[in-house]
RNA sequence: GCCUGGGUAGCUCAGUUGGUAGAGCACCGCACUGAAAAUGCGGGUGUCGGUGGUUCAACUCCGCCCCCAGGCACCA
Numbered sequence: 001g002c003c004u005g006g007g008u009a010g011c012u013c014a015g016u017u018g019g020u021a022g023a024g025c026a027c028c029g030c031a032c033u034g035a036a037a038a039u040g041c042g043g044g045u046g047u048c049g050g051u052g053g054u055u056c057a058a059c060u061c062c063g064c065c066c067c068c069a070g071g072c073a074c075c076a
Stems, first nucleotide, its partner, number of pairs: 001072007010025004019056001026045001027043005049065005
């Protein structure tokens, strides 16, 4: 340099005939307890990597850029 896959909640990840974002764990509040743990109830805590474009509407489609992983190539 080229190719492929990936970047979404604190973490691990889901979410494509485009229709307005979710699960588990973690975390916070309450109940229970002398106090904890466990358990129960409640709460999503997000500019969907950045930017521009298409569209009535974009995590999803298109261009450029950044980052991660793997493969190929080149190199004194």
Predicted 3D model of a 76-nucleotide RNA (transfer RNA) from a bacterium. Rfam family: tRNA. The coordinates come from a structure-prediction model, not an experiment, and the mean pLDDT is 80. The RNAcentral record of the sequence draws on ENA.